A computed fold for a 521-nucleotide part of an RNA from an uncultured bacterium, annotated as small-subunit ribosomal RNA, 5' domain.
The prediction has a mean pLDDT of 87.
Its Rfam family is "Bacterial small subunit ribosomal RNA".
The full RNA is in RNAcentral, with records from ENA and SILVA.
[in-house]
Context: one part of a larger RNA
RNA sequence: GGACGAACGCUGGCGGUAUGCUUAACACAUGCAAGUCGAGCGAGAAUCGUUUUGCUGAAGGCUUCGGUCCGAUGCAGAAUGAGGAAAGCGGCGAACGGGUGAGUAACGCGUGGGCAACCUGGCCUUAAGAAAAGGAUAGCCCCCGGAAACGGGGAGUAAUACUUUAUGAGAAUAGAAAAGGGCAUCCUGUUUCUAUUCAAAGCGCAAGCGCUUAAGGAUGGGCCCGCGUAUCAUUAGCUAGUUGGUGAGAUAACAGCCCACCAAGGCAACGAUGAUUAGCCGGUCUGAGAGGGCGAACGGCCACAUUGGAACUGAGAGACGGUCCAAACUCCUACGGGAGGCAGCAGUAGGGAAUCUUGCGCAAUGGGCGAAAGCCUGACGCAGCAAUGCCGCGUGCGGGACGAAGGCCCUAGGGUCGUAAACCGCUUUCAGUAGGGACGAAAAUGACGGUACCUGCAGAAGAAGCUCCGGCCAACUACGUGCCAGCAGCCGCGGUGAUACGUAGGGAGCAAGCGUUGUCC
Numbered sequence: 001g002g003a004c005g006a007a008c009g010c011u012g013g014c015g016g017u018a019u020g021c022u023u024a025a026c027a028c029a030u031g032c033a034a035g036u037c038g039a040g041c042g043a044g045a046a047u048c049g050u051u052u053u054g055c056u057g058a059a060g061g062c063u064u065c066g067g068u069c070c071g072a073u074g075c076a077g078a079a080u081g082a083g084g085a086a087a088g089c090g091g092c093g094a095a096c097g098g099g100u101g102a103g104u105a106a107c108g109c110g111u112g113g114g115c116a117a118c119c120u121g122g123c124c125u126u127a128a129g130a131a132a133a134g135g136a137u138a139g140c141c142c143c144c145g146g147a148a149a150c151g152g153g154g155a156g157u158a159a160u161a162c163u164u165u166a167u168g169a170g171a172a173u174a175g176a177a178a179a180g181g182g183c184a185u186c187c188u189g190u191u192u193c194u195a196u197u198c199a200a201a202g203c204g205c206a207a208g209c210g211c212u213u214a215a216g217g218a219u220g221g222g223c224c225c226g227c228g229u230a231u232c233a234u235u236a237g238c239u240a241g242u243u244g245g246u247g248a249g250a251u252a253a254c255a256g257c258c259c260a261c262c263a264a265g266g267c268a269a270c271g272a273u274g275a276u277u278a279g280c281c282g283g284u285c286u287g288a289g290a291g292g293g294c295g296a297a298c299g300g301c302c303a304c305a306u307u308g309g310a311a312c313u314g315a316g317a318g319a320c321g322g323u324c325c326a327a328a329c330u331c332c333u334a335c336g337g338g339a340g341g342c343a344g345c346a347g348u349a350g351g352g353a354a355u356c357u358u359g360c361g362c363a364a365u366g367g368g369c370g371a372a373a374g375c376c377u378g379a380c381g382c383a384g385c386a387a388u389g390c391c392g393c394g395u396g397c398g399g400g401a402c403g404a405a406g407g408c409c410c411u412a413g414g415g416u417c418g419u420a421a422a423c424c425g426c427u428u429u430c431a432g433u434a435g436g437g438a439c440g441a442a443a444a445u446g447a448c449g450g451u452a453c454c455u456g457c458a459g460a461a462g463a464a465g466c467u468c469c470g471g472c473c474a475a476c477u478a479c480g481u482g483c484c485a486g487c488a489g490c491c492g493c494g495g496u497g498a499u500a501c502g503u504a505g506g507g508a509g510c511a512a513g514c515g516u517u518g519u520c521c
Stems, first nucleotide, its partner, number of pairs: 001521004006517005013393006019386002021351001027348002030346003035092003040089002047082009060069003099304003108229008118221002123217007131165004141154005170198009179188003202209002230276003237267003242264006249257001279301004283294004306327005329340004357383001359382003365379001366377004396426004406417004430462001432457005440448001465510005470491003476505005486493002
């Protein structure tokens, strides 16, 4: 000098844009953050209509004044139609998106390869198919237990839920024969034969949407390897599933991944093992570069979801807003037992030098579900707060001397603040005020927003501070103080003439900032 997710002191006009718990991966009140499909299924509340029955019995008619006829209105019941709430079965999604950086020195990440050792829902292409039958179960209803969370029994019902059988273009497994190829094991949409096993679901008025099997593609993943990836040797030896083999198992798949047996190996001064620190990278800061520091925001990968462990479902999880077990903590309880997990968005307490609103909207982009309409979406788009950074703009411009007043200095003559002010003339950016008023949106649909922007109006009007002035280092005098009070980055100032302390006048520098502190180059 540059830089910062900064903080602190003094000060503070506007706009654009970005950024904003670096500390306690501390604890969390409250609300919201993942639902959707009635064109898979049964059932169906409120409400509205129609028909009908019963009760009620206004006005009116008749009346022997007792009543009677008619039947409005209202109430209740039944049947039926519309209606679709809440819940349930079923499907898809919930493994994405969002957060954090604790752990991890590792094939975790980066880079380049390999899989003749693998998987892949939805999407695309192609081929073939969907035949027959059956039994349940939730919801609902009835009964029971429990404070609750929730649970038990009975009756009975549906499906694209479940089961059985059939068919097999084909697939899988096993066996036999043949052909071609390669990269050790081997490989092939290759050919032929045999045996065994394996499918399906419907919905819709229709168009169509789905279902099953197989092959290929695309996408996403899994595994393996070469190289690179912090400090300490005041860490020198480490290792028994350890290293290898055979066999069996497990997995989508290779493999001590797991197990039995056998052998005695394997790693290490080219740093094993141990300890400490740390998410990695694209990048970013600095630097002429080489290099050094860092890894906020944005993007890729990884890991984690109170702590530890486990599996289930599923194409995919060892699953942040799923399940189970254990632990700590918090809450409810009728004391028997239950409930919870903000490192999602806001917000609270605490810690800290320090870091924001319990906002608006799905209008856009994107995502889930749905045939669609649409619903959901604290992703996202916006708004709010903060000079936290960067960028831009303004706080006026011209004239104006006998150089006013006043301040300060003085050799008392004067000098200086100083064209500075006053005064005269002019302009109106920004802010203000009034009117108009978007793009973003394809036909409709705009949170932002009466915003941006445009036009008119008024008036210099509303808008300057901070640090420094001994040398380094641009900028000097007076007074006060008297090794005191104080200053200070280094050298050093201060003990009676201090340009170094304090104040004032003046000056220098930067400017909506200026200084200080911290960290890096």